Transfer RNA from a Candidatus Moraniibacteriota bacterium, 74 nucleotides, folded computationally.
Its mean pLDDT, the model's own confidence on a scale to 100, is 81.
RNAcentral records the identical sequence in 6 taxa.
Rfam family: tRNA. From the family's description: Transfer RNA (tRNA) molecules are approximately 80 nucleotides in length.
RNA sequence: GCCGGCGUAGCUCAGUUGGUUAGAGCGAUGGACUCAUAAGCCAUAGGUCAGAGGUUCAAAUCCUCUCGCCGGUA
Numbered sequence: 001g002c003c004g005g006c007g008u009a010g011c012u013c014a015g016u017u018g019g020u021u022a023g024a025g026c027g028a029u030g031g032a033c034u035c036a037u038a039a040g041c042c043a044u045a046g047g048u049c050a051g052a053g054g055u056u057c058a059a060a061u062c063c064u065c066u067c068g069c070c071g072g073u074a
Base pairs, nucleotide, nucleotide: 001073002072003071004070005069006068007067010026011025012024013023019057028044029043030042031041050066051065052064053063054062
């Protein structure tokens, strides 16, 4: 240089044939319980879906470019 894969919450990931307001587990915070702590229970917060542009009534999802990470190849 070329080819392929990946990038979604603090962490690990789901969501793919475009269509309800973007979700789960763990973690965090608060509550209740307890003599107290932990576990378990209830609730809450947390996301420019890597960035930009395009297509569309509508994009995390399709197209193009850029950035980062991983792998393959001369």